[in-house]
Context: one part of a larger RNA
RNA sequence: GAACGAACGCUGGCGGCAGGCCUCAUACAUGCAAGUCGAGCGAUUAAAGCUCCUUCGGGAGUGUAUAAAGCGGCGAACGGGUGAGUAACAGGUGGAUGAUCUGCCUCCCGGUGGGGGAUAACGGCUGGAAACGGCCGCUAAUACCGCAUUCGGUUGGUGCGUUGCGGCGCACCAAGGAAAGGCGCUUCACGGCGUCGCCGGGAGAUGAGUCCGCCCCCCAUUAGCUAGUUGGUGAGAUAAUAGCCCACCAAGGCAACGAUGGGUAGCCGAACUGAGAGGUUGAUCGGCCACACUGGAACUGAGACACGGUCCAGACACCUACGGGUGGCAGCAGUAGGGAAUAUUGGGCAAUGGGCGAAAGCCUGACCCAGCCAUGCCGCGUGAGCGAUGACGGUCCUAGAGAUUGUAAAGCUCUUUUCUGAGGGAAGAAUUUCCGGCGUAGGAAAUGACGCCGGCUUGACGGUACCUCAGGAAUAAGGAACGGCUAACUCCGUGCCAGCAGCCGCGGUAAUACGGAGGUUCCAAGCGUUGUUC
Repeated sequence: GAACGAACGCUGGCGGCAGGCCUCAUACAUGCAAGUCGAGCGAUUAAAGCUCCUUCGGGAGUGUAUAAAGCGGCGAACGGGUGAGUAACAGGUGGAUGAUCUGCCUCCCGGUGGGGGAUAACGGCUGGAAACGGCCGCUAAUACCGCAUUCGGUUGGUGCGUUGCGGCGCACCAAGGAAAGGCGCUUCACGGCGUCGCCGGGAGAUGAGUCCGCCCCCCAUUAGCUAGUUGGUGAGAUAAUAGCCCACCAAGGCAACGAUGGGUAGCCGAACUGAGAGGUUGAUCGGCCACACUGGAACUGAGACACGGUCCAGACACCUACGGGUGGCAGCAGUAGGGAAUAUUGGGCAAUGGGCGAAAGCCUGACCCAGCCAUGCCGCGUGAGCGAUGACGGUCCUAGAGAUUGUAAAGCUCUUUUCUGAGGGAAGAAUUUCCGGCGUAGGAAAUGACGCCGGCUUGACGGUACCUCAGGAAUAAGGAACGGCUAACUCCGUGCCAGCAGCCGCGGUAAUACGGAGGUUCCAAGCGUUGUUC
């Protein structure tokens, strides 16, 4: 000199953009943060309309629809938080997978036949303070289970080919193996068409697993470490290789190019600094990893060993009828504690993105906004011109004149960014859907599909940004320093005292160094101090 997620002191007008628990991975009241689908299913409720009955009170059916539950599907493994652990194939980078998996999505091939038995909801009885159950009975499905079929594919066998090897490719044979319907349109009907699904398979895309080379902090005042340890054979487990696990066999493996042990630490893109080389850091943003009260475990699933799932143990807290139960903010706000220190228990799904749904739509503390904070960066303002009796006052002085504050003030003229009041007033909105029209392909037709055009509707921020008009200099300057380094000097007080100080050093009676004043200098809505890095 530069920088900061800063703090502290004094001061403080506005706006834009960004940032905001670095400490206790401490404990958490309260609310919200993951739902959705009735076009999978049964049951229930039910306004209008229509039909029928009626004792004229109403009842039954149909029907567009449907709250809270239940079965079922998809999602809940994303998104969001934190940095505890981890010195590791965790991360970075480059490879391997002939050793692997991949829901939803895209393209392609082939199917979607025919049966069965349950169960929740519900009803009855009943246990418990509660949490939550038990027994009996009824019922549905795109829930569940057989049967049939099998273009691929799987497993096994045979043959051929490829290849350095091989679990690779092709052909044949055998075995075992699948499915689910819903809605719309049309038809007198059978049926047909469309669409969303479902099953088997191939290819892709995306995501993930595993392995390897190189790189990746400090301590040798840590020198030896290792028995599943190192390798082999076989069997098992896995989506998959492998001591991953197991049995047997061999006795190996690592290490001064630092093993083992200890300490510290999430890693990176990047950020800061520096002429560079380098040094330091890993907040915000992005990628990866790890974790979710602590420890352990699996279940479901395409995917988890799962933050707002389950089970076991522990600590802590809460409820209890003492028998037993319940909970997990390192999600967004917020509270207590800790601390030098870090914000609102706000608005909205309008946009972007995500989940579900055919869609309308619902959900979304992701996100978009608003609030608080000079925390930072950037921009603007606190007026401009003229104005000498060089006013008053202050300070200094050779105490006489004078010098300085100082064009500074007053005064005159002007302007109105800001401010106050009034008026106008956005972009961010593009869709989807719906309505109308046109076209394309197919079809007997209709719905539907795809494309184009027009229209209706949709804004939290917000009557915000911005613009116009009116008013009036009106609403707006401080902080530090002044011995040298280092820009800026005098007076008074004090008298090695009180005090200053980054270093050198000042102060013991004329202190430009302490305290005050006047003046000056430097920055400026900031200025200084402290801390940390270069």